RNA sequence: GUACCUAUAGCUUAAUGGAUAGAGCAUUGGCCUCCGGAGCCAAAGAUUUGAGUUCGAUUCUCAAUAGGUACG
Numbered sequence: 001g002u003a004c005c006u007a008u009a010g011c012u013u014a015a016u017g018g019a020u021a022g023a024g025c026a027u028u029g030g031c032c033u034c035c036g037g038a039g040c041c042a043a044a045g046a047u048u049u050g051a052g053u054u055c056g057a058u059u060c061u062c063a064a065u066a067g068g069u070a071c072g
Stems, first nucleotide, its partner, number of pairs: 001071007010025004018055001027043005048064005
């Protein structure tokens, strides 16, 4: 340099173009407990960026950014 793949919460991930973007771990608060690092309940937290298509985009198209793979 060319081609391809990936990008969703702090981490790992789900979501056929249509319900308030779902869950596990972690975090915070509460309950329980002699104690809590166990158990139970609850809360907060995310679609890489910019355009386009569409009544409607995490999803489709284009470009950019970042990471990875192969070739040179």